[in-house]
Context: one part of a larger RNA
Molecule: small-subunit ribosomal RNA, central domain
Organism: metagenome
């Protein structure tokens, strides 16, 4: 190369846009580069098969055939790719009328909780646990009421819902903006898919410089438990968590399942819509499109499960695998303030 694979056994790139490269609907004509077919020439001899002979037989070793798969030229085929016109709407995409939504950014407001703080009322404990202690408190706490600050997060609605490519998103309103679907069928007329490099998004810790700080809390001090307790448990707290500008680029970044597209039993709920139907009407029933679920046919799996949202049954790309430890580790490039990412082995072992 050929071949097997990648939910859970080594394996899907964390997520997307995309060049380059692959691949690519539909009609009609043209070209003959690929395809495919005959002719020449070459494609040394030996070898190598195969028939046949020569040494007493084989080894050997002669003659003949064939092989040389290939490359050049030159003649022809024209279905399929290609390439050039060309035609078309089924792909894809624009308008158009609709419609849900915690999609994304920015401001601006709201109430419940917590801690602070001022007054008041009021007295001797409160707070914690398994039970204490530490810790507060007669300089008046804990309750309770009334006013005032601050910062974080938004109960019930909430769902097995919904929206995003992933990360992720949730009190309320306004403004900009992004996508999806659904009906109808005007309009372009293949414009599509996928994508090595590359470019951008990328939780949580961090990290740099500014603010901010209530609650919570690595570190760290107490206080218990213990043989010990560098823990679990309690009393406090710094970093940080917010927020604003710059990095970091990482995860059980999971559906542990790459992206498109087409076909292959059903059944049961759910959000979105449109149509029919039955209703004075909320709305109900049916039927279609698209999303989300649960359960099963057939295939498939090694099982376990998956099953129209495929892990059936095909295609087109990329990516990734190839015994365990050494090891995602050395060293080198490379990225990064730094932490450390990114590529990535070998020796040795079993």
């Nucleotide at each position: 190369c050929u071949g097997g694979g990648u939910g859970u056994a080594a394996a899907g790139g964390g997520c997307g846009c995309g060049c380059a490269g692959g691949c690519g609907g539909u009609u009609u004509g043209g070209u003959c580069a690929g395809u495919c077919u005959g002719g020449u020439g070459u494609u040394a001899a030996a070898a190598g098969u195969c028939a046949g002979g020569g040494c007493u037989c084989a080894a050997c070793u002669c003659u003949g055939a064939u092989c040389u798969u290939g490359c050049a030229u030159u003649g022809g085929a024209u279905a399929c790719u290609g390439c050039c016109a060309u035609u078309c709407u089924a792909g894809a995409g624009u308008a158009c009328a609709g419609a849900a939504g915690a999609g994304g950014a920015a401001g601006c407001c709201g109430g419940a909780a917590u801690u602070c703080u001022u007054g008041g009322u009021g007295u001797a404990g409160g707070g914690g646990u398994a039970a204490a202690a530490u810790c507060u408190g007669u300089a008046g706490a804990u309750a309770u009421c009334a006013g005032g600050a601050a910062g974080a997060a938004c109960a019930c609605c909430g769902a097995u819902g919904g929206c995003g490519a992933a990360g992720g998103c949730a009190g309320g309103c306004u403004u900009c903006u992004g996508g999806u679907c659904u009906g109808a069928c005007a309009c372009u007329g293949a414009c599509g898919c996928u994508c090595a490099g590359g470019c951008g998004c990328g939780a949580a810790a961090g990290c740099u410089g500014g603010g901010g700080g209530a609650g919570c809390g690595a570190a760290c001090u107490g206080g218990a438990u213990u043989a010990g307790a560098u823990a679990c448990c309690c009393c406090g707290g710094u970093a940080g968590u917010c927020c604003c500008a710059g990095c970091c680029c990482u995860a059980a970044a999971c559906g542990a399942u790459g992206u498109a597209c087409a076909c292959u039993a059903g059944g049961c709920g759910u959000g979105a819509u449109u149509g029919g139907u039955a209703u004075c009407g909320a709305u109900c029933c049916c039927a279609g499109u698209c999303g989300u679920g649960c359960c099963g046919a057939a295939g498939c799996u090694a099982a376990c499960g998956c099953a129209u949202u495929a892990a059936g049954u095909g295609u087109a790309c990329c990516a990734c695998c190839u015994g365990g430890g050494g090891a995602g580790u050395a060293u080198g490039c490379u990225c990064g303030c730094a932490a450390g990412g990114g590529u990535a082995a070998a020796a040795c072992u079993c």